This is a predicted structure of a 73-nucleotide RNA (transfer RNA) from a Patescibacteria group bacterium. The organism belongs to Bacteria candidate phyla, within Bacteria. It matches the Rfam family "tRNA". By type it is a transfer RNA. From the family's description: Transfer RNA (tRNA) molecules are approximately 80 nucleotides in length.
């Protein structure tokens, strides 16, 4: 330099051949309990790695760039 893979709330992954984000722990706040754990029930958090194109519509498709991981020189 070359090849595959990845990069989606705090942390681990989903998302169906394009139709608008969703599981699990954590987080808060309530409830339940003489209490804490467990348990129930609500919420808060995501400009989807950056920038452009395509299209009525992009996480998903294209092009170019950073980043991580692993072949192979």
């Nucleotide at each position: 330099c070359g090849c595959g893979g990845g990069g989606u709330g705090g942390a681990g992954c989903a998302a169906u051949u394009g139709g608008a984000a969703g599981c699990u722990c954590g987080c808060a706040a309530g409830g339940c309990u003489c209490a804490u754990a467990a348990c129930c029930u609500u919420g808060a958090g995501g400009u989807u790695g950056c920038c452009g194109g395509u299209u009525c519509g992009a996480g998903u498709c294209c092009g170019g760039c950073c980043c991580c991981c692993g072949c192979a020189a």